This is a predicted structure of a 72-nucleotide RNA (transfer RNA) from Patescibacteria group bacterium UBA1396.

């Protein structure tokens, strides 16, 4: 230069055309004499970017950034 893969909550990641979830994490609250486990309950996403397709796109198509790994 070329190919594959990845980009989604603060981390790690499901979700693949019809209202974005799950652990861990953080807030408040219950429970404790007082911590530590445990429990209810909450906030926190332009779903990398720009265009396409479609009644609807995180989802499918280009292109482009950025990771990451091959091939010359």
């Nucleotide at each position: 230069g070329c190919c594959u893969u990845c980009g989604u909550a603060g981390c790690u990641c499901a979700g693949g055309g019809g209202u974005a979830g799950a652990g861990c994490g953080c807030a408040u609250u219950c429970u404790u004499g007082g911590u530590a486990a445990g429990a209810a309950u909450g906030a926190g996403g332009u779903c990398c970017u720009g265009g396409g397709u479609u009644c609807a796109a995180a989802u499918c198509c280009c292109a482009g950034c950025g990771g990451a790994g091959g091939c010359u």
Its Rfam family is "tRNA". About the family: Transfer RNA (tRNA) molecules are approximately 80 nucleotides in length.
The coordinates come from a structure-prediction model, not an experiment, and the mean pLDDT is 82.
The source organism's lineage runs through Bacteria and Bacteria candidate phyla.